[in-house]
């Protein structure tokens, strides 16, 4: 240079056919304990990687672009 995955919550991850962004652990409060732990209940926590396009609507499609990782070639 070329192919190809991945990017979504602090951390690991889902997201169906374009239709209201979720789980788990962790974080904060509650209940339960005599006190810890477990455990059970609830809150907070989102620029869906970055731009732009289709679209009534886009995490999703298109188009560029970045970052990572895996292959190929090329040079030396």
């Nucleotide at each position: 240079g070329c192919g190809g995955a991945u990017u979504u919550a602090g951390c690991u991850c889902a997201g169906u056919u374009g239709g209201u962004a979720g789980a788990g652990c962790a974080u904060c409060a509650g209940c339960u304990u005599c006190c810890c732990a477990a455990g059970c209940u609830g809150a907070a926590g989102g620029u869906c990687g970055c731009g732009g396009g289709u679209u009534c609507g886009a995490g999703a499609c298109c188009c560029g672009u970045a970052a990572u990782c895996c292959g190929c070639u090329c040079c030396a």

Predicted 3D model of a 76-nucleotide RNA (transfer RNA) from Candidatus Tenebribacter davisii. It matches the Rfam family "tRNA". Its mean pLDDT, the model's own confidence on a scale to 100, is 81. Lineage of the source: Bacteria > Pseudomonadati > Cloacimonadia (SeqCode) > Cloacimonadales (SeqCode) > Candidatus Tenebribacter.